[in-house]
Model confidence (mean pLDDT): 88 of 100. Predicted 3D model of a 350-nucleotide part of an RNA (small-subunit ribosomal RNA, central domain) from a metagenome. It matches the Rfam family "Bacterial small subunit ribosomal RNA".

Context: one part of a larger RNA
RNA sequence: CUGGGCGUAAAGGGCGUACAGGUGGUUAUAUAAGUCAGAUGUGAAAUUCCCGAGCUUAACUUGGGACCUGCAUUUGAAACUGUGUAACUUGAGUUCAGGAGAGGAAAGUGGAAUAUGUAGUGUAGCGGUGAAAUGCGUAGAUAUUACAUAGAACACCGGUGGCGAAGGCGGCUUUCUGGCCUGAUACUGACACUGACGCGCGAAAGCUAGGGUAGCGAACGGGAUUAGAUACCCCGGUAGUCCUAGCUGUAAACGAUGGGUACUGAGUGUAGGAGGUAUCGACCCCUUCUGUGCUGUAGCUAACGCAUUAAGUACCCCGCCUAGGGACUACGGCCGCAAGGCUAAAACUU
Numbered sequence: 001c002u003g004g005g006c007g008u009a010a011a012g013g014g015c016g017u018a019c020a021g022g023u024g025g026u027u028a029u030a031u032a033a034g035u036c037a038g039a040u041g042u043g044a045a046a047u048u049c050c051c052g053a054g055c056u057u058a059a060c061u062u063g064g065g066a067c068c069u070g071c072a073u074u075u076g077a078a079a080c081u082g083u084g085u086a087a088c089u090u091g092a093g094u095u096c097a098g099g100a101g102a103g104g105a106a107a108g109u110g111g112a113a114u115a116u117g118u119a120g121u122g123u124a125g126c127g128g129u130g131a132a133a134u135g136c137g138u139a140g141a142u143a144u145u146a147c148a149u150a151g152a153a154c155a156c157c158g159g160u161g162g163c164g165a166a167g168g169c170g171g172c173u174u175u176c177u178g179g180c181c182u183g184a185u186a187c188u189g190a191c192a193c194u195g196a197c198g199c200g201c202g203a204a205a206g207c208u209a210g211g212g213u214a215g216c217g218a219a220c221g222g223g224a225u226u227a228g229a230u231a232c233c234c235c236g237g238u239a240g241u242c243c244u245a246g247c248u249g250u251a252a253a254c255g256a257u258g259g260g261u262a263c264u265g266a267g268u269g270u271a272g273g274a275g276g277u278a279u280c281g282a283c284c285c286c287u288u289c290u291g292u293g294c295u296g297u298a299g300c301u302a303a304c305g306c307a308u309u310a311a312g313u314a315c316c317c318c319g320c321c322u323a324g325g326g327a328c329u330a331c332g333g334c335c336g337c338a339a340g341g342c343u344a345a346a347a348c349u350u
Stems, first nucleotide, its partner, number of pairs: 003322004007304002012318001014201004021194003025088007033081002035077008048066007091191001092188003095184005103177007110154001114150008125136002162169002206247006215241002220236004258317006266295011299306002323350003332343004
């Protein structure tokens, strides 16, 4: 390399977009690059194989044939692939009418809770724990009432509910904006799928600058526990958590399951539509499309399990794996302010 694989054994890129490349619907016609058939030339000899011959046999020597699976030229074939032309509508897209949604960005705004402050009432405790103590409190705390201020998060609704490519998204209102679903004719006429490299997005933590800081809270201090306790528990508490602009680019970034298309028994929930039936109308019932769950047949699987949302049956394209450790490492390169990230060995060892 071929091969065999990638839910859990090694292995699906975190996700998208898209250039190149690979692959590609139906019909007719042309062509003949691929493809197939024939012919000619060439493919040195030896070697190899087959049938013989010569040394008494064999090895050995030797004759003939095959082989040399290839290349070139030429003559044809036209089903398939390619290419050209003409056309088609089922794939894809556009248009119209509806629909659902925590999809994204910005601005504004609401109530509960918490903390703090001021004032009132009020008096000796409060708080905390397994039990305590540190801590707070007669300079009047805790509790309670009123008012004010601040930041952060949005109870109920709320749902294996919804939306998004993934990360993720949840009070309310407005503005801007992306995608999706259903139905219908009309239009374009293969415009499609995938996608190395590239580009973009990408939780949390972390970094830079400037703000903000109620609660929580790495580090740190104290109190306990303990043989010790650099912990678990308690009292405090800085960075951080929040906002703006930028960087970082990683996660058990998981469905541990790449994307697309087609096909293959059922049953039962749920979300968003459409059509029919029924009705005064709404429900109900039936059919169908899209999503999201459960159970389960065939089939698959080492088993567990998967099972029209496949891990079934097939095709197309990409990524990845190839015994364990060494090693998500070293060196080099690229990126980064740094932390570090990406790419990625070997010796040695079992």